[in-house]
Predicted 3D model of a 77-nucleotide RNA (transfer RNA) from Anaeromyxobacter diazotrophicus.
NCBI's taxonomy places the organism under Bacteria, Pseudomonadati, Cystobacterineae, Anaeromyxobacteraceae, Anaeromyxobacter.
The same sequence occurs in records of 7 taxa.
The coordinates come from a structure-prediction model, not an experiment, and the mean pLDDT is 80.
The sequence is in RNAcentral, with records from ENA and MGnify.
It matches the Rfam family "tRNA". The family's RNA type in Rfam is transfer RNA.

């Protein structure tokens, strides 16, 4: 250069045919248990879903473009 697959909460991760409140789970903050910690338990917070843009009533999800990660094919000599 070509082409693929990813990118969703502090981490890993789902997330259906586009459909009305985005989930888990581990971590975090409380509160109950403990003589205290841990462990169990019951509650909370926190992401507009990599970044811009299109379509659409209506987009995490469909389109294009850009960045980054991976993975494949070509080119130089």
């Nucleotide at each position: 250069g070509g082409g693929g697959u990813g990118u969703u909460a502090g981490u890993u991760a789902a997330g259906u045919c586009g459909g009305u409140u985005a989930u888990a789970a581990c971590g975090c903050c409380g509160g109950c248990c403990u003589g205290u910690c841990a462990c169990g338990c019951c509650g909370g917070a926190g992401g507009c879903c990599a970044c811009g843009g299109g379509u659409u009533c209506g987009a995490g999800u469909c389109c294009c473009g850009u960045a980054c990660a991976c993975c494949c094919c070509g080119c130089c000599a």